[in-house]
Molecule: RNase P RNA; transfer RNA
Organism: Pseudomonadales bacterium
RNA sequence: GAAGUCGGUCAGGCAAUCGCUGCCUGGUUCUUUUAAGGAAUCAGGGAGAGGAAAGUCCGGGCUCCACAGGGUAGAACGCCAGGUAACUCCUGGGAGGCGCAAGCCUACGGAAAGUGCAACAGAAAGCAUACCGCCUAAGCCCGCAAGGGCCGGUAAGGGUGAAAUGGUGCGGUAAGAGCGCACCGCGCAUCUGGUAACAGGUGUGGCGAUGGAAAACCCCGUUCGGAGCAAGACCAAAUAGGAAUCCUAUAGGCGUGACCCGCGCUGGAUUCGGGUAGGUUGCUUGAGAUGUAUGGUGACGUACAUCCUAGAUGAAUGAUUGCCCGCGACAGAACCCGGCUUAUCGACCGACUUCCCAU
RNA sequence: CGGAGUGUAGCUCAGUUUGGUAGAGCACUGUCUUCGGGAGGCAGGGGUCGGAGGUUCAAAUCCUCUCACUCCGACCA
Numbered sequence: 001g002a003a004g005u006c007g008g009u010c011a012g013g014c015a016a017u018c019g020c021u022g023c024c025u026g027g028u029u030c031u032u033u034u035a036a037g038g039a040a041u042c043a044g045g046g047a048g049a050g051g052a053a054a055g056u057c058c059g060g061g062c063u064c065c066a067c068a069g070g071g072u073a074g075a076a077c078g079c080c081a082g083g084u085a086a087c088u089c090c091u092g093g094g095a096g097g098c099g100c101a102a103g104c105c106u107a108c109g110g111a112a113a114g115u116g117c118a119a120c121a122g123a124a125a126g127c128a129u130a131c132c133g134c135c136u137a138a139g140c141c142c143g144c145a146a147g148g149g150c151c152g153g154u155a156a157g158g159g160u161g162a163a164a165u166g167g168u169g170c171g172g173u174a175a176g177a178g179c180g181c182a183c184c185g186c187g188c189a190u191c192u193g194g195u196a197a198c199a200g201g202u203g204u205g206g207c208g209a210u211g212g213a214a215a216a217c218c219c220c221g222u223u224c225g226g227a228g229c230a231a232g233a234c235c236a237a238a239u240a241g242g243a244a245u246c247c248u249a250u251a252g253g254c255g256u257g258a259c260c261c262g263c264g265c266u267g268g269a270u271u272c273g274g275g276u277a278g279g280u281u282g283c284u285u286g287a288g289a290u291g292u293a294u295g296g297u298g299a300c301g302u303a304c305a306u307c308c309u310a311g312a313u314g315a316a317u318g319a320u321u322g323c324c325c326g327c328g329a330c331a332g333a334a335c336c337c338g339g340c341u342u343a344u345c346g347a348c349c350g351a352c353u354u355c356c357c358a359u
Numbered sequence: 360c361g362g363a364g365u366g367u368a369g370c371u372c373a374g375u376u377u378g379g380u381a382g383a384g385c386a387c388u389g390u391c392u393u394c395g396g397g398a399g400g401c402a403g404g405g406g407u408c409g410g411a412g413g414u415u416c417a418a419a420u421c422c423u424c425u426c427a428c429u430c431c432g433a434c435c436a
Base pairs, nucleotide, nucleotide: 001355002354003353004352005351006350007349008348009347010346012324013323014322015321016320017319018318020048021047023045024044025043026042027041028040029039030038031037050330054341055340057339058338059337060336061335062228063227064226065225069261070260071259072258074224075223076222077221078220079093080092081091082090083089094108095106096105097104098103109219110218114217115216117212131158132157133154134153135152139150140149141148142147166184167183168182169181170180171179185207186205187204188203189202190201191200192199193198232281233280234279235278242272243271244270245269246268247267252266253265254264255263274435275434276433288307289306290305291304292303293302294301295300325328360432361431362430363429364428365427366426369385370384371383372382379416387403388402389401390400391399409425410424411423412422413421
C1' cells in the first nucleotide's frame, strides 16, 4: 500500500423567528365556609422519537380471572456447561462443514420401539433379487477330440436410479465373495483425560447389519393455565331497563377461550332493536442510564457516586431564513422492559488476518 | 393499538390434511356450421401457485423470513 474478518460509535451541524404537546415557578379572576384542589388567562424557565420506535416472532413485568391447583389433549424446544427476572436469547466449549488465514455457518436427541413413505426407471427400493455379463472346478448327457448342452455357482464389471446392501488394497478362487488379512468406517467392552458434551488408547465382533427420511406420524426428555392497557379501577351521562330463541333448577348455567375434575358465583348465552360514546386513573423512577472500582476467559454479577431523559388520546416533536460540510438512508413513541428478525445513504474508531513493496 | 385469516390462469374457485405429471367453470384463439352474427360441435393456448431462503431424490403442499390485502375487537341494558 492492497484485499479481507470481527467489534463499537454517530445518524447532518450551528444560529434566529414563528408555531405544537406536556412539566415547573409566579401573578390575576372564578368556584369553594377557609385551606387544599379545580377552571380560565398572563409572564418567565426548561424538556420533547429510534437503532430499529417496524414485524408482533419469542420471553418477562403489570392487570383480571383461584397469586393458577390435579389430569388428558395440544404446542414449543432438543450436543454440553454456564448467564439471566425469563427465553426458542446470550456467552464459553464440543462435533460437523466452509475459508490460505483472521474468522464464519449449523432445526446438532432417537430410524438396532412401532406404523407408514420412496413417483418414474430398474432384476431388485428393505427381513429382497439377477437384465446384460463372468465361470464350467464337482455331477450328468453328446462328441474321436476341440468343444457344446443340462444341472448349477457368482455379484467383481456394465446398465437403472436421488439412493443398490460397508470402502480401498493384497491374497485367494473355476469365476467370485469379509472367504482370509492390513488400514479406514461401524457396533460392543474397557482404560485414561475432561464437571460434561466429547477426545484418545487397548481389546473384540466379519458386518447375512445397524441404508435414507423424524422441517412424515411417532418415541424419549424439558418447558408452557387463559386473556390482554379496547387489561383493569373510578366518576358522570343516557334508556323502550324492551322483544325473540335457547339452556336448565342442578349431573344445569356463568367466571373459563380445548376437555374433565376442582374452586367461586347464582340465573345465563345468542340475535334483533335502543341508548351513551365525556372525564380521571392505569402512564412512565425503571430487571433505568452514566462513570469508577472489583470478581469472572466471557455472557454477566457486586459496591459506591452522579443524573432524571416524551407521555399524546384525532393524537405534539414542525415550518421559514442564513452559514458550513461529506448534501444526509431506513424510517415516527401509544402500558413498559429483555431479545430475535427485517429495512438502512454514509462517516469514524479499535483489534486481527493474508499478500506486495521498501529498509 | 390488540387479535385472527387469505394470496393458485384475465375472473371465481378446487388441489395443501397424507409431498410424486398443476385442474374445473366462465373468458380467449383457431376451425366446422351460417348469407352474416349468436348458440352449438371439435381442437388448442395461457401458471414458475404473492416474494426470498431452507429440509428432501423431489415442495402449490413441510419449516423460517418477508410483502400485500381482508375481517373482528368500546360501554349500558